[in-house]
Context: one part of a larger RNA
RNA sequence: CGAACGCUGGCGGCGUGCCUAACACAUGCUAGUCGAGCGAGUGGACUUCUUCGGGCUAAGCGGGCGGCGGACGGGUGAGUAACACGUGGGCUGCCUGCCUCAUAGAGGGGAAUAGCCUCCCGAAAGGGAGAUUAAUACCGCAUAAGAUUGUAUCUUCGCAGGAAGUACCAAUUGAAGGAGCGAUCCGCUAGGAGAUGGGCCCGCGGCGCAUUAACUAGUUGGUGAGGUAACGGCUCACCAAGGCGACCAUGCGUAGCCCACCUGAGAGGGUGAUCGGCCACAUUGGGACUGAAACACCGCCCAGACUCCUACGGGAGGCAUCAGUGUGGGGAUAUUGCUCUAUGGGGGAAACCCUGAUGCUGCCACGCCGCGUGAGUGAUGACGGCCUUCGGGUUGUAAAGCUCUGUCUUCAUGGACGAUAAUGACGGUACCUGAGGAUGAAGCCACUGGUAACUACGUGCCAACAUCCGUGGUAAUACUUAAGUGGUGAGCGUUGUCC
Numbered sequence: 001c002g003a004a005c006g007c008u009g010g011c012g013g014c015g016u017g018c019c020u021a022a023c024a025c026a027u028g029c030u031a032g033u034c035g036a037g038c039g040a041g042u043g044g045a046c047u048u049c050u051u052c053g054g055g056c057u058a059a060g061c062g063g064g065c066g067g068c069g070g071a072c073g074g075g076u077g078a079g080u081a082a083c084a085c086g087u088g089g090g091c092u093g094c095c096u097g098c099c100u101c102a103u104a105g106a107g108g109g110g111a112a113u114a115g116c117c118u119c120c121c122g123a124a125a126g127g128g129a130g131a132u133u134a135a136u137a138c139c140g141c142a143u144a145a146g147a148u149u150g151u152a153u154c155u156u157c158g159c160a161g162g163a164a165g166u167a168c169c170a171a172u173u174g175a176a177g178g179a180g181c182g183a184u185c186c187g188c189u190a191g192g193a194g195a196u197g198g199g200c201c202c203g204c205g206g207c208g209c210a211u212u213a214a215c216u217a218g219u220u221g222g223u224g225a226g227g228u229a230a231c232g233g234c235u236c237a238c239c240a241a242g243g244c245g246a247c248c249a250u251g252c253g254u255a256g257c258c259c260a261c262c263u264g265a266g267a268g269g270g271u272g273a274u275c276g277g278c279c280a281c282a283u284u285g286g287g288a289c290u291g292a293a294a295c296a297c298c299g300c301c302c303a304g305a306c307u308c309c310u311a312c313g314g315g316a317g318g319c320a321u322c323a324g325u326g327u328g329g330g331g332a333u334a335u336u337g338c339u340c341u342a343u344g345g346g347g348g349a350a351a352c353c354c355u356g357a358u359g360c361u362g363c364c365a366c367g368c369c370g371c372g373u374g375a376g377u378g379a380u381g382a383c384g385g386c387c388u389u390c391g392g393g394u395u396g397u398a399a400a401g402c403u404c405u406g407u408c409u410u411c412a413u414g415g416a417c418g419a420u421a422a423u424g425a426c427g428g429u430a431c432c433u434g435a436g437g438a439u440g441a442a443g444c445c446a447c448u449g450g451u452a453a454c455u456a457c458g459u460g461c462c463a464a465c466a467u468c469c470g471u472g473g474u475a476a477u478a479c480u481u482a483a484g485u486g487g488u489g490a491g492c493g494u495u496g497u498c499c
Stems, first nucleotide, its partner, number of pairs: 001496001003495005010371006017363001018329001023326003027323002032068003037065002041061002048055002075281003085205007094198002099194003103190003107141001109139002117130005146173005154165004177186003207253003215243002219241008256278003260271004283304005306317004337360002343357001344355004374404004384395004408440001409436004414431001418426001443488005449468001455482002458479001464471002
């Protein structure tokens, strides 16, 4: 130390937990929501009508069109030596849904389509035809304070290319409604300012190998065009022949980067788990669509490999979400748990719904921290063990005994904060109080020197030990066992790795 292994193991708090196969995945869950945008359906309280069959109608319900959100949150580190990251700047070359502030508006029309209905094809997935319908869905027209473009003048600013502003005129450019008795509120359109989030460019910085010395044709620059939110060989046509390199290009290998973390007196060395910021990826490769934003993990299309279904014609899938699985890999890493209570996110006017984010719980001494396994007294220095020069020494106040205590524990009563009114998964948890009884709770390693701690038996270069020097061949403080001692303690040792 994200550790593993051996022996051992009482409790609590806070954290951590596939470092290996970016291996393959059964099953369930992880992104929905809005009826105050829309039509149809279902439903049918209350009231009312009734030819007694039923009709009208509020709430509710769920499939469809439509809106917003599925670009966040969550995971992983494969790729990447790069403006990817860090840091400091620049954009007079850019965008920004929702949010905030202020300004000006919303007139009048049209044509469809899903659903529903009637059919058809198909094993299924699904598809087709006809008829018909609505909108905050779609499409013209009108309106332009403003915006964009063109022509033109001047002012101010900037190091410069240039930027900001400014008169008339011309061209182009917009809209949608809903709720409420109403006041009003929520939306819509246009441009302005802000905030937030991004995009691009540049200086500098951080790996190894020269047994890699040359590399480069969109290559380097120009003109023009296209494309983009925007600059640019970003792309294309033409023109020129450049560009980079021992100040290490190119190639190969390795690697996500950082705040930080470990170590060290520091300089430095090593690392990049958890938490936080950025980047990249989502079975492999490629592509675009939609959108404010994606070239989109649980969206689409194509191709490949693999798995599954099939009526053999054709279809379905993607755990590097959370759990979980394996004749998987490995020394090795957890529950197919509870809840939206809190915090946060999406939708909604709201009520509310959704949320494996999150909050909790479970497992593991994996780590850190805290506590306990008793306290006082107790000498005939008991018994036993071990040693012995047989006198004794030592274990040792240690035990027993006596007097206490009750942390932890067990049982029982009460019982939270977290939520300022309601809502508590955790949880009858933490905690408080009462009762019981020293029981229910100690091991591990070492003892030649380095290095704290020694004797005896056994063994006899055997069996063994060992980090190094080394020990063991008959008195071994070094092997094995015992007793004693030292260290540490719910841990102790070993192994791996870094300083």
Molecule: small-subunit ribosomal RNA, 5' domain
Organism: uncultured bacterium